The RNA shown here (transfer RNA) has 76 nucleotides and comes from Candidatus Tenebribacter davisii. Lineage of the source: Bacteria > Candidatus Cloacimonadota > Cloacimonadia (SeqCode) > Cloacimonadales (SeqCode) > Candidatus Tenebribacter. It matches the Rfam family "tRNA". It is annotated as a transfer RNA. Model confidence (mean pLDDT): 81 of 100.
RNA sequence: GCGGAUUUAGCUCAGUUGGUAGAGCAUCAGCUUCCCAAGCUGAAGGUCGCGGGUUCGAGACCCGUAAUCCGCUCCA
Repeated sequence: GCGGAUUUAGCUCAGUUGGUAGAGCAUCAGCUUCCCAAGCUGAAGGUCGCGGGUUCGAGACCCGUAAUCCGCUCCA
């Protein structure tokens, strides 16, 4: 330098054909218990990597770009 994959909640990951952004764990509160753990219920938590474009509407489509990983190539 070329190609591919990934980027979404604190962590690990879903998200169907473009149409209200979700789950598990963790955190907090409540219930339960003599207490703890476990269990149950609820709550909080989001610049969907970043910038732009298309569209009535973008996490998704298009362009650019950054980071991580994998493969290839060149130089020494």